[in-house]
RNA sequence: GUCGAAAAAGGCAAACCUGUUGAAAGGCAGGGACGCAAAGCUACAGGGCCUACGGGUUUUACCUAUGGCAGCCAGUUGCCGAAA
Numbered sequence: 001g002u003c004g005a006a007a008a009a010g011g012c013a014a015a016c017c018u019g020u021u022g023a024a025a026g027g028c029a030g031g032g033a034c035g036c037a038a039a040g041c042u043a044c045a046g047g048g049c050c051u052a053c054g055g056g057u058u059u060u061a062c063c064u065a066u067g068g069c070a071g072c073c074a075g076u077u078g079c080c081g082a083a084a
Stems, first nucleotide, its partner, number of pairs: 002084001003081002011036002016031006034071001040076003046073002048069003054064004
């Protein structure tokens, strides 16, 4: 360094509920744990996904990010140390 233990120490917190914020997606706080070895960080200037106030079109609808998601992949930094 790769790797990830029925190891130790510590960490995070899905769904759901309450409050709050937002047009929405979503965010934040509290409760709560499905899980996680990066579930730390990074969102115009990698890919992907969600939303559509506003804008657009061929207007029962569709398109569009400047709004979001890092617990989808990715990038980047990093705790511990059995086996191999």
This is a predicted structure of an 84-nucleotide RNA (c-di-GMP-I-GGC riboswitch aptamer) from a Syntrophomonadaceae bacterium. The coordinates come from a structure-prediction model, not an experiment, and the mean pLDDT is 87.